[in-house]
Context: one part of a larger RNA
RNA sequence: GACGAACGCUGGCGGCGUGCCUAAUACAUGCAAGUCGAGCGAUUUACUUACGCAAGUGAGUAGAUAGCGGCGAACGGGUGAGUAACACGUGGGUAACCUACCCCUUAGACAGGGAUAGCCAUGGGAAACUGUGGGUAAUACCUGAUGGACCUAUGUAAUAGGAAGUUAUAUAGGGAAAGCGAAAUAGCGCUAAGGGAAGGGCCUGCGGCGCAUUAGCUAGUUGGUAGGGUAAGAGCUUACCAAGGCGAAGAUGCGUAGCCGACCUGAGAGGGUGUACGGCCACACUGGGACUGAGAGACGGCCCAGACUCCUACGGGAGGCAGCAGUAGGGAAUAUUCCGCAAUGGGCGAAAGCCUGACGGAGCGACGCCGCGUGAGUGAGGACGGCCUAAGAGGUUGUAAAGCUCUGUACUUUGGGAAGAAAGGAUGACGGUACCAAAGGAGUAAGCCCCGGCAAACUACGUGCCAGCAGCCGCGGUAAGACGUAGGGGGCAAGCGUUGUCC
Numbered sequence: 001g002a003c004g005a006a007c008g009c010u011g012g013c014g015g016c017g018u019g020c021c022u023a024a025u026a027c028a029u030g031c032a033a034g035u036c037g038a039g040c041g042a043u044u045u046a047c048u049u050a051c052g053c054a055a056g057u058g059a060g061u062a063g064a065u066a067g068c069g070g071c072g073a074a075c076g077g078g079u080g081a082g083u084a085a086c087a088c089g090u091g092g093g094u095a096a097c098c099u100a101c102c103c104c105u106u107a108g109a110c111a112g113g114g115a116u117a118g119c120c121a122u123g124g125g126a127a128a129c130u131g132u133g134g135g136u137a138a139u140a141c142c143u144g145a146u147g148g149a150c151c152u153a154u155g156u157a158a159u160a161g162g163a164a165g166u167u168a169u170a171u172a173g174g175g176a177a178a179g180c181g182a183a184a185u186a187g188c189g190c191u192a193a194g195g196g197a198a199g200g201g202c203c204u205g206c207g208g209c210g211c212a213u214u215a216g217c218u219a220g221u222u223g224g225u226a227g228g229g230u231a232a233g234a235g236c237u238u239a240c241c242a243a244g245g246c247g248a249a250g251a252u253g254c255g256u257a258g259c260c261g262a263c264c265u266g267a268g269a270g271g272g273u274g275u276a277c278g279g280c281c282a283c284a285c286u287g288g289g290a291c292u293g294a295g296a297g298a299c300g301g302c303c304c305a306g307a308c309u310c311c312u313a314c315g316g317g318a319g320g321c322a323g324c325a326g327u328a329g330g331g332a333a334u335a336u337u338c339c340g341c342a343a344u345g346g347g348c349g350a351a352a353g354c355c356u357g358a359c360g361g362a363g364c365g366a367c368g369c370c371g372c373g374u375g376a377g378u379g380a381g382g383a384c385g386g387c388c389u390a391a392g393a394g395g396u397u398g399u400a401a402a403g404c405u406c407u408g409u410a411c412u413u414u415g416g417g418a419a420g421a422a423a424g425g426a427u428g429a430c431g432g433u434a435c436c437a438a439a440g441g442a443g444u445a446a447g448c449c450c451c452g453g454c455a456a457a458c459u460a461c462g463u464g465c466c467a468g469c470a471g472c473c474g475c476g477g478u479a480a481g482a483c484g485u486a487g488g489g490g491g492c493a494a495g496c497g498u499u500g501u502c503c
Base pairs, nucleotide, nucleotide: 001502002501003500005499006498007497008496009495012372013371014370015369016368017367018365019364020330025328026327027326029325030324031323034071035070036069039068040067042065043064044063045062046061047060048059049058050057051056078283079282080281088207089206090205091204092203093202094201097200098199099198102196103195104194105193106192107191108190110144111143112142113141119134120133121132122131123130124129150174151173152172153171154170155169156168157167158166159165179188180187209255210254211253216246217245218244221243222242223241224240225239226238227237228236258280259279260278261277262273263272264271265270285306286305287304288303289302308319309318310317311316336362338361339360340359344358345356346355347354348353375406376405377404378403385397386396387395388394410444411440412439413438414437415436416435420430447492448491449490450489451488452473453472454471458487459486460485461484462483468475469474
């Protein structure tokens, strides 16, 4: 000098930041991912209308939505356990790859079919849930047609030295679609293919911890052939064959640790750190597994096992805050079960809009940084009081106070009152906030540490190696500037000291 700090004493205001560093301990409660009726059948509410005596039935309009279906849920948010590794940083490679939504381009969408949920009926179960039968729709599912620049197999030619690439070409085989829509030549979708954008997968050179009181390590191990597998190269996997591969330029083992941009310090070189913000990675009660999907081996999905908690009719079930708040516990220690989708951004939707503890805000904490205030001028009887004293008509506190003249930041009251809203209208959580005007009145606002030397600042009394101080040197045993108190002084100031850690 610095800090995500804590502790002691003290504490007026504002702005901007920041706040579980410990138990990746356990979690009550609420919320944190939905949306689309312009994909589908159905149910339902209100109104209108036709028929009807009525109940009601049909049609229409406007709303609602359990189910099927689509898209999203792989983003956003949290944490740092694990990881010494191509995890990260940086530079390359991919002739070994993928990419929903978005943009551009080309071509297309023909003909059929069978189911199923919801629903109805009925059964089982305490519940969670679930069986059977009947019937129904689709942008759900399936079959056929068409189809090339697509895919597979076999060729040919060109192109870099060559290669599994690219371009051109031949033969054989394969494979597509869905509609909605005030009714249409709008628009939104659908299918195939090519390109782009953006995002990822894999490989690789180099770089960044400690211990050698860790010296040898390795059997899918190292390589080959063949099969399998993946979006894709590969012992990735399997069989067989060979016996290799790594290592004092530190293998292996053990310990520690998320990495970086950055941050702190320093003249720099360097040393230390990885909170907040941004990028990457890993994890989601513990361990394992796959499913769906363009994308996950998926925090608020599924299955299995385990520990724990809860419900139970004892047969069986339910759960996962390292999301936002909040609770218990641990700890020296770390906040509200707040407001709003007004803005920015995200998901869905043609849109209106709905959802959004992302986010925007407010609350709490002097935790940090910055700014402001606690008054200004004048004022000598140098007042009273205190302290010291050589006892003086002394010194000092001290222009300090009082008194007089002012000011009005902050404060209080009253009135006005935003920008942020996106070119017209509407839309503001913050917020009647910021700010402005007027009025009021010095009124409401100073402490903490130190004064032997280092190191700015001194006397008196008390104590008597006691009580105590102390960062180091050291003070204290009867005149203590070092302990305690008082007066005075020095330093910093809404803070001041102490402790811890780093330079």

This is a predicted structure of a 503-nucleotide part of an RNA (small-subunit ribosomal RNA, 5' domain) from an uncultured bacterium. The coordinates come from a structure-prediction model, not an experiment, and the mean pLDDT is 85.